[in-house]
């Protein structure tokens, strides 16, 4: 320089046109003398960036940045 995969919550990952979510982890609360294990509620996300198709984009295409891996 070319190619192929990823990039979503603090952290690991689901979601592949129409509600943006699980488990950890944090904060209250129950319970315990207390803690730590449950149990129950809640915050936290402009979903890597920008542009284009769509009537509607995480999800299609396009282009740049970041990262693994493969070819010179």
């Nucleotide at each position: 320089g070319g190619g192929u995969u990823u990039g979503u919550a603090g952290c690991u990952c689901a979601g592949c046109g129409g509600g943006a979510g699980a488990g950890c982890a944090c904060a209250c609360g129950g319970c315990u003398g207390a803690a730590g294990a449950c149990c129950g509620u809640g915050g936290g996300g402009u979903c890597g960036g920008g542009a284009g198709u769509u009537c509607a984009a995480u999800c299609c295409u396009c282009c740049c940045c970041a990262a693994a891996c493969c070819c010179a």

This is a predicted structure of a 72-nucleotide RNA (transfer RNA) from a Candidatus Nanoarchaeia archaeon. Rfam family: tRNA. By type it is a transfer RNA.